Description
A computed fold for a 593-nucleotide part of an RNA from a Candidatus Woesearchaeota archaeon, annotated as large-subunit ribosomal RNA, domain V. Model confidence (mean pLDDT): 80 of 100. The organism belongs to Candidatus Woesearchaeota, within Archaea. Rfam family: Archaeal large subunit ribosomal RNA. On this family, see Yusupov et al., Science 2001: "Crystal structure of the ribosome at 5.5 A resolution".

[in-house]
Context: one part of a larger RNA
């Protein structure tokens, strides 16, 4: 100096930045003494299988077993005529219906001495008790018994083998629910009772606490100290630790001693052994943690006990201020008792931790009660005092998995994002040891110290669970400077060039490409230079949809298994609409001069 836009309202059309837009009582995460489903060597059951027995179900033969009852037999401790089973009773018993001896055959036990039972023959009036020795007398005779073996009978069990009439199967066959034929057969089937086995299947359970859940631990029952703020009480997955015993003496007495550590002496001997003497309120011990106690003891030795005993009755923690269990002490009363000479003293262990309900079982007392049952008597049940245990320890009987899920709720709780902090993280500041040939401060800067950002990872759980879409990448805009280039400057261990470090500056620029989902990072080959950061880790009512985080499915490795792996591969659903606002382009009205 030029050129364009520009009061105000109202309508089209449009874009999709905001209304933590609509849309669904979050599906992820946690609760719930919620639900389904699946698994299984949770828990309890229950069909099936299966083995006993028993009823249907009869009958003969066989061997074995058991038990009963009858016949028989069998039975040296020593002494002693001898192979004496026990007991009792008696003094007779037996014998021409041929006794006892002898002889010869057989069977049977046997401690090798003989006993025992039978047949044949011979043989004639006897044999055998009852004495003597023995703890007891005759197998002379009766009677019961006990023991070892044989046989006979009856029961029951069983092993084999058969029968047919009950059952059963197949065929025939008849008016008939009737008969035949075969093959099976008291087996099988079928019922009753027990046992075993059994996710085939059922009903269930699978704790809690918790700086989310979950692993992991136990802070879940107790004991000692701190934290606790000088009464009392007092929390945390706060910080030191200890208990779930242990002991017939480590308990009661009674009477005696003094300990640790020095220091001086003294054979082997030393810093340290055991000995002698002195200092010596405790620094030792104390059965065990801590604290708090203890010295003519609560510690150490010794003698003699069992007071670690029964019964009762308050009371004190446990359990501040209301109630209250187990449980643990403290006092006193009674009984027996224990040590002491006596006063005393002792109801465990100096004191503060060492424990446990209901139901059941077992034990134990008793002139006890009560029921049933006997001639007696036994047997249940109770009162009492103990014992067996739940530690998640005031105490159901109990394993898992769900991405196939559902419900009901929760922002009372995690994951994205916000917020608060700022350890980490990234930039600065002080201070000035050294490097820098010398020289702190051209450049770096140890040790330390003080900030500032809210980019990284973290704490916390304030908002959001009747839902604020989550990673990258395309798209498109705008800011910030702690400036990478481009501009201006200053110092230099700046000669020039080319660098180095500081200041001022935010005007515009900061690209292509490879493989990986990647952001990030590494690579390539230029470039002036290829900064860094915020906008809900700008931006899904804008696009993608490769990842990551449904169902299917596979592979690894894991779990008996359902199933699970911030391992890995593949995987068909990315909704609708613009009311207001904002914002881009048109159109129109209308008021002053």
């Nucleotide at each position: 100096c030029c050129u364009g836009a520009g009061a105000u309202u109202u309508c089209c059309a449009g874009u999709g930045g905001g209304a933590a837009g609509u849309g669904a009582a979050g599906a992820c995460c946690c609760c719930g003494u919620g639900a389904a489903a699946c698994u299984u060597u949770a828990c309890u059951g229950u069909a099936g299988c299966u083995u006993g027995u028993u009823g249907u179900u009869g009958u003969g033969a066989u061997g074995u077993g058991a038990c009963u009852u009858g016949u028989g037999u069998u039975g040296u401790g020593c002494a002693g005529u001898g192979u004496a089973g026990g007991u009792g009773g008696u003094a007779g018993u037996u014998g021409u219906u041929a006794a006892a001896g002898c002889g010869a055959g057989a069977g049977u036990c046997g401690c090798u001495a003989g006993g025992u039972u039978u047949u044949c023959g011979u043989g004639u009036a006897g044999a055998c008790g009852u004495c003597a020795a023995u703890g007891a007398a005759a197998c002379a005779c009766c009677a019961c018994c006990c023991u070892u073996c044989a046989u006979a009978a009856a029961u029951c069990a069983u092993u084999u083998c058969g029968c047919u009439u009950a059952c059963u199967a197949a065929g025939a066959u008849u008016u008939g629910u009737u008969u035949c034929u075969u093959a099976g057969g008291a087996c099988a089937u079928c019922g009753g009772c027990a046992g075993g086995u059994g996710g085939a299947c059922a009903g269930u359970u699978u704790g809690g606490c918790u700086g989310g859940g979950g692993u992991g631990g136990c802070a879940c029952a107790c004991c000692g100290c701190u934290g606790a703020a000088a009464g009392g009480a007092u929390a945390u997955c706060a910080g030191c630790g200890g208990u779930g015993c242990c002991c017939a003496a480590u308990g009661g007495u009674u009477g005696g001693c003094u300990c640790a550590a020095c220091c001086c002496g003294g054979u082997c001997a030393g810093a340290a052994a055991u000995c002698g003497g002195g200092u010596g309120a405790a620094g030792a011990g104390u059965g065990c943690a801590a604290g708090u106690g203890c010295a003519a003891a609560a510690g150490c030795c010794a003698g003699c006990c069992u007071g670690a005993u029964u019964g009762g009755a308050c009371c004190u923690c446990u359990a501040a201020c209301a109630g209250a269990a187990c449980g643990a002490g403290u006092u006193c009363c009674a009984a027996a008792c224990a040590a002491g000479a006596a006063a005393u003293u002792g109801u465990g262990g100096a004191c503060u931790a060492g424990c446990g309900a209901a139901c059941c079982u077992c034990u134990a007392u008793g002139u006890c009660c009560u029921c049933c049952u006997u001639g007696a008597u036994g047997g249940g049940g109770g009162c009492u005092a103990g014992a067996g245990a739940u530690g998640a320890c005031c105490g159901a009987a109990a394993a898992g998995u769900u991405a196939c899920u559902c419900c009901g709720g929760g922002g009372a709780u995690a994951a994205c994002a916000g917020a608060g902090u700022u350890g980490u993280c990234g930039c600065g500041c002080c201070c000035a040891a050294g490097a820098g040939c010398u020289c702190a401060u051209a450049u770096c800067g140890a040790c330390g110290g003080c900030g500032c950002g809210g980019c990284u990872u973290g704490c916390u759980a304030c908002a959001u669970c009747g839902a604020u879409g989550u990673c990258g990448g395309c798209u498109c805009u705008u800011c910030c400077u702690a400036u990478c280039c481009u501009g201006g400057u200053u110092g230099u261990g700046c000669a020039g060039a080319a660098g180095c470090a500081g200041c001022c500056a935010a005007g515009g620029g900061u690209g292509g490409g490879g493989g990986u989902g990647u952001u990030c990072a590494c690579c390539c080959a230029u470039u002036a230079a290829a900064a860094g950061g915020a906008a809900u880790c700008g931006u899904g009512a804008g696009c993608u949809g490769g990842g990551u985080u449904c169902a299917g499915u596979a592979c690894g490795c894991u779990g008996u298994g359902a199933g699970g792996c911030a391992g890995u591969a593949u995987g068909u659903u990315u909704a609708a609409u613009a009311u207001c606002u904002a914002c881009u382009g048109g159109a129109a009205a209308u008021g002053u001069u």